[in-house]
A computed fold for a 1422-nucleotide RNA from an uncultured prokaryote, annotated as small-subunit ribosomal RNA. Its Rfam family is "Bacterial small subunit ribosomal RNA". Rfam links the family to the GO terms ribosome and structural constituent of ribosome.

RNA sequence: UGGCGGCAUGGAUUAGGCAUGCAAGUCGAACGGAGAAGCAGGAGCUUGCUCCUGUGGAUUAGUGGCGAAAGGGUGAGUAACGCGUGAGCAAUCUGCCCCCAAGUCGGGAAUAGCCUCGGGAAACCGGGAUAAUACCGGAUGUGGUCUUCCGUCGCAUGACGGAAAGACUAAAAAUUUAUUGCUUGGAGAUGGGCUCGCGUCCCAUUAGCUAGUUGGUGGGGUAACGGCCUACCAAGGCACCGAUGGGUAGCUGGUCUGAGAGGAUGAUCAGCCACACUGGGACUGAGACACUGCCCAGACUCCUACGGGAGGCUGCAGUCGAGAAUCUUCCGCAAUGGGCGAAAGCCUGACGGAGCAAUGCCGCGUGCAGGAUGAAGGCCUUAGGGUUGUAAACUGCUGUCACCGGGGACGAAAUUUGACGGUACCCGGAGAGGAAGCACCGGCUAACUACGUGCCAGCAGCCGCGGUAAUACGUAGGGUGCAAGCGUUGUUCGGAUUUAUUGGGCGUAAAGGGUCCGCAGGGGGUUUACUAAGUCUGAUGUGAAAUCCCGUGGCUCAACCACGGAACUGCAUUGGAAACUGGUAAACUAGAGUACUGGAGAGGUAAACGGAAUUCCUGGUGUAGCGGUGAAAUGCGUUGAUAUCAAGAAGAACACCGGUGGCGAAGGCGGCUCUCUGGAAUGUUACUGACGCUGAGGUACGAAAGCUGGGGGAGCAAACAGGAUUAGAUACCCUGGUAGUCCCAGCCGUAAACGGUGUGCACUUGGUGUUGGCGGUAUUGACCCCGUCCGUGCCGGAGCUAACGCGUUAAGUGCACCGCCUGGGGAGUACGGCCGCAAGGUUAAAACUCAAAGAAAUUGACGGGGGCCCGCACAAGCGGAGGAGCAUGUGGCUUAAUUCGAUGCAACGCGAAGAACCUUACCCAGACUUGACAUAUAACUGCACGUCCUAUGAAAGUAGGAUUUCUUCGAGAGUGUUAUACAGGUGCUGCAUGGCUGUCGUCAGCUCGUGCCGUGAGGUGUUGGGUUAAGUCCCGCAACGAACGCAACCCUUGUGUUUAGUUGCCACCGCAGGUGAUGAGCCUGCGAGCACUCUAGCCAGACUGCCCGUACAAGAGGGAGGAAGGUGGGGAUGACGUCAAGUCAGUAUGGCCCUUACGUCUGGGGCUGCACACGUGCUACAAUGGCCGGUACAGAAGGUUGCAAUACCGCGAGGUGGAGCUAAUCCCUAAAACCGGCCCCAGUUCGGAUUGGAGUCUGCAACUCGACUCCAUGAAGUUGGAUUCGCUAGUAACGGCGUAUCAGCUACGACGCCGUGAAUACGUUCCCGGGCCUUGUACACACCGCCCGUCACAUCAUGAAAGCCGUCUGCACCCGAAGUCGUUGAGCUAACCCGCAAGGGAGGAAGACGCCGAAGGUGUGG
Repeated sequence: UGGCGGCAUGGAUUAGGCAUGCAAGUCGAACGGAGAAGCAGGAGCUUGCUCCUGUGGAUUAGUGGCGAAAGGGUGAGUAACGCGUGAGCAAUCUGCCCCCAAGUCGGGAAUAGCCUCGGGAAACCGGGAUAAUACCGGAUGUGGUCUUCCGUCGCAUGACGGAAAGACUAAAAAUUUAUUGCUUGGAGAUGGGCUCGCGUCCCAUUAGCUAGUUGGUGGGGUAACGGCCUACCAAGGCACCGAUGGGUAGCUGGUCUGAGAGGAUGAUCAGCCACACUGGGACUGAGACACUGCCCAGACUCCUACGGGAGGCUGCAGUCGAGAAUCUUCCGCAAUGGGCGAAAGCCUGACGGAGCAAUGCCGCGUGCAGGAUGAAGGCCUUAGGGUUGUAAACUGCUGUCACCGGGGACGAAAUUUGACGGUACCCGGAGAGGAAGCACCGGCUAACUACGUGCCAGCAGCCGCGGUAAUACGUAGGGUGCAAGCGUUGUUCGGAUUUAUUGGGCGUAAAGGGUCCGCAGGGGGUUUACUAAGUCUGAUGUGAAAUCCCGUGGCUCAACCACGGAACUGCAUUGGAAACUGGUAAACUAGAGUACUGGAGAGGUAAACGGAAUUCCUGGUGUAGCGGUGAAAUGCGUUGAUAUCAAGAAGAACACCGGUGGCGAAGGCGGCUCUCUGGAAUGUUACUGACGCUGAGGUACGAAAGCUGGGGGAGCAAACAGGAUUAGAUACCCUGGUAGUCCCAGCCGUAAACGGUGUGCACUUGGUGUUGGCGGUAUUGACCCCGUCCGUGCCGGAGCUAACGCGUUAAGUGCACCGCCUGGGGAGUACGGCCGCAAGGUUAAAACUCAAAGAAAUUGACGGGGGCCCGCACAAGCGGAGGAGCAUGUGGCUUAAUUCGAUGCAACGCGAAGAACCUUACCCAGACUUGACAUAUAACUGCACGUCCUAUGAAAGUAGGAUUUCUUCGAGAGUGUUAUACAGGUGCUGCAUGGCUGUCGUCAGCUCGUGCCGUGAGGUGUUGGGUUAAGUCCCGCAACGAACGCAACCCUUGUGUUUAGUUGCCACCGCAGGUGAUGAGCCUGCGAGCACUCUAGCCAGACUGCCCGUACAAGAGGGAGGAAGGUGGGGAUGACGUCAAGUCAGUAUGGCCCUUACGUCUGGGGCUGCACACGUGCUACAAUGGCCGGUACAGAAGGUUGCAAUACCGCGAGGUGGAGCUAAUCCCUAAAACCGGCCCCAGUUCGGAUUGGAGUCUGCAACUCGACUCCAUGAAGUUGGAUUCGCUAGUAACGGCGUAUCAGCUACGACGCCGUGAAUACGUUCCCGGGCCUUGUACACACCGCCCGUCACAUCAUGAAAGCCGUCUGCACCCGAAGUCGUUGAGCUAACCCGCAAGGGAGGAAGACGCCGAAGGUGUGG
């Protein structure tokens, strides 16, 4: 969310409690009663009623028989012969049923019902009479049972058959007269009982259990075997092949899953078992220890007169409770089946049906066809369109289901009988009407867009989505999937070869026990024979039915059902085979062992001995230090140390040899000698004859540390003390120093006990060392050499391995056995057990938590790792910054605003090459709204726009007035107004972007194609040896080539030739003028000229080209020549990439936001604000200087809104004025330097801040807030702490000049130019940055990484905890119900016997006692 039908299924939880109804009765043909209708007769009479008698027998409470032990329910208990399967009973029973044989005679005494009285609330109890197919004797004995004998058979006990004698032992009748019953025996069938083999969950943190226990004998008991029970005797029985204990559980056919092997499960249906409120018990019976029977005890519920009673839904319905959760207090005995009955029949909540529930499976429908202005609407859009979509509307049809009307079954075999049911089905009718949802759409996984949201809300099976463009959230449109369902959740198997039998592993990922020996177990050499347990093959029996599979058939199909077949992989019995395994017997020698030979060895044990060193003690010499460290100090020393000599004492360890050498099982073993002793290897024959391998438990050994007791104690040295180091230093370093280290005895039992590699055997290419033994050749002999066996190393092939690697000493190929592993953490921890004196060891979890933990290798990055190399990186130098004042930028503070951006290097004289207004983006105030600006349309109006004037105002603006167009006269152009689209935004996002830029870095790198190597990531090339500034070049090389970078090509500068000479130049020549002396000379101008300079074009030149030595080469060193020499100097040029670097405020641009405002205009203010901090600069602190005077030398720029000369005025800034110049022509043009003088080391004749006054210039306007000039004033500052910056030559330093921006200027800035013009570099240890190779890595956001522990708080899980509570249970004892059994039974006593009777006997039985015994109680354990 929900239309119909068929077939199934439906209290899985509280085996919790239950109201009500029903679920087991039946038989009158067993019996005695009661006795209706009807009939007959009679009576009364109110003529149709009543009564009586007889008959009749419906119906029936009771006695009796059969049934009630079935059917139905449930799964609590049960780990068991309970179940399954297959056997057995010679150890057994079986009502009803079938068959056979025989019989059914004759008696007796009671008791219900009933009657009556009594007791009682009730339940019920007492008294009196009566019947039977109820009960009891007797007779008969076909038979049966017991005792004896014989035969046959058998697996023992024994079974069967037969014979003889004796003893014991039966019966019931009813009726319709034909049957049914009854008794005894046999047999069958069916159903039980008992026994056995095999199979049947988890825990060993359950390892020992057991006294009726195991067996025997006697007895009892049972249908029957049996310690089933009892007395006695014996001491057994079970258990690592898992006893005992604990937990869990009904078992099976089957069901689900899986390729199978398996795993999980045991609803419905079927077989077995168990149970019936809980526990115990027997009775009856063929059968029970009995669901709707009995007794007792207990809990609970109900009734009660308080004395006492009643009850048991785990039957069908139903109810309450608990729960996530499971139905009607229905119909019928019509069918099937059951009980009783002779039958009719009765009973039957078994069963057949209906109802409820989408709980499941199956079937059907919710329409079909046509229909394009591809309608409207929705959604999207690149605005064109697309999509929903033939979908709808509309037209024409159909009639399944549902609905209405009519007919109407099968199910009944067999006369009757149909709950279902007027159902299924059939016919007719009407009408598209009554009938579609759910999930999903990031990948896995089929299906995509928009909006909203903005790490929020939310999603999520795993990976993971969401922080302003979300195909992942929510909604919508669209789509995909399934469909009366669809999703979710839970569970099981699968995938998972992730428990590995099929089918895994253990060097480093989890995993080899520390090592040996060895019981059990497992597995085991060669040959022969026998056997037949395993094995193989055939047959027989069984393996219930259903289910599954195949075939066929029945419901319209299907689900469902029926029939047939196959199958049921198993078990048992039996026939056969004999290769292999096992067994038995006999043998063998190749495995294993024993004996023998001469060698090797730190193998073990015990005793003795030795020297060196150390320390201590004594004595001598000797004097002031010693010792120790990175440097010191503590410490020792004038009471004589250290040093040195001599003598002595003590303990421990054994230098050299010494060696990936040796020995040992491992741990481990090292001076020398001796004692005792183990093992291995080699060689050689002889002997034994599979004796062998492995090895759970078990035993032994087992480094260091530690423990107990006793010794010993030189050195060393945990703890400890002191001194240092340090922020601290419970450390590293130093001075001391106790346990301990050593020995004896005893514990401990662990280590990175490692080859991180269990043991044994076999097989599989090699090379090269070495220890020990043996052999060979040779030698006088020994070595050397060759071969072989054992051991021990290295390299490496095949093969193996994820890779690393291993590789005859395997991690290769096989076999045998053992140990161990199964994600990380929790944890090798807790609890329990065992061991230990203790420390602790060993065995060994779970809760909880994470999505990883891990191995090997790769590429990077990083390292207070290594190697090589470079850079003004350090060093060597020169000059600065950091201190002062000022300028400028930034932070901070302040503010109405101090607009915004830039923030380590790589922001901070940066954007800004110039903020008084403007700029301007900020603030305050005043205004405008199609707008300051663009395009388009429509309408309208007037003319424009503009200019002028008036009012107001700070202006903008507003209001008003005047004047005024062109024209083809269409209204076109222009303009204005109104309206609509739109404009506009320095509003946000540089983490949505383009473009541009910075930085590493002008560092030498970054890649590709093909090939080759590797499972792969990747590698190789690009590494290596040299060389270079350079991945520059050379050589080598599984690489060969190539692209982008480097270099070169470009510009400039340095030299020269040549070309061209105007505005450049002026040497020579001529002329003129000035000066001078009408000389020379000098200056100026003109002509002539292009020599020189210069300008600006083309060339040349430099290439390690030449020489020397060196080197294989590349190259490098030196030299020559040359203006320049090894890239000549400088510039432009910036690889792949990094930093989510910077910029949305240069411009562009996606998205978002504002639209009478975040847009636009205007006035004023601010960006200049000042306790402070930082960066970048300027000026200085002075004598290499300051001041005054004189004199000289540039380059590169700029100039018409401009640069401006000569001249004049002013102290000056500047002014007046204007020649010349649109420029190699005119203008602007140096300062340091040099010469002379003064100053004389002072806060100065240094320094110039600050302040006062007076001015100039620009500009609408210099108050906030301009620059400059003059006069006066004259601050700090005497060279700057830690620290830090630039620079390697025409460089640094010093000096001035120019330009852009610009009205002016804050320029001391920026960009350029020239003048003067140094010092130093030993070198690469160190700091910083970088390149290459290599190494380690737990880093990859890449060391500014990762990551550890304590502490604080909160929460959760687990352990412990004084104690407290509950459940289960062991042992000991007490009490002891019902009841069976036993004993007794004097009281009681119908049947039979004796007896005339009384009475007695036999028998029965109440009661009592005893054993056992449930519940209960006490104590003590688990």